RNA sequence: AGAGAGGUGUCCGAGUGGUUGAAGGAGCUAGCCUGGAAAGCUAGUAUGUGGGUAACUGCAUCGUGGGUUCGAAUCCCAUCCUCUCUGCCA
Numbered sequence: 001a002g003a004g005a006g007g008u009g010u011c012c013g014a015g016u017g018g019u020u021g022a023a024g025g026a027g028c029u030a031g032c033c034u035g036g037a038a039a040g041c042u043a044g045u046a047u048g049u050g051g052g053u054a055a056c057u058g059c060a061u062c063g064u065g066g067g068u069u070c071g072a073a074u075c076c077c078a079u080c081c082u083c084u085c086u087g088c089c090a
Base pairs, nucleotide, nucleotide: 001086002085003084004083005082006081007080010026011025012024018070027045028044029043030042031041032040046061047060048059049058050057051056063079064078065077066076067075
């Protein structure tokens, strides 16, 4: 340089244009269980911002920026980054 694949919560990872702000797994936190652990079970667990004493709740966000559409993580364009293959120089 060329070709291809990909970027989703702490990590991995699913995701027919409409029930998905996000399945499932790991990790972590709390509880149950135990004499105590481990294992197991249950629940919770993204960020920003607004409301609320709190519990809780509204809105926005799927690398970034645009576009299409009634509606986009999903389709299109640009761009950044990662991986694989091929090639070139050293």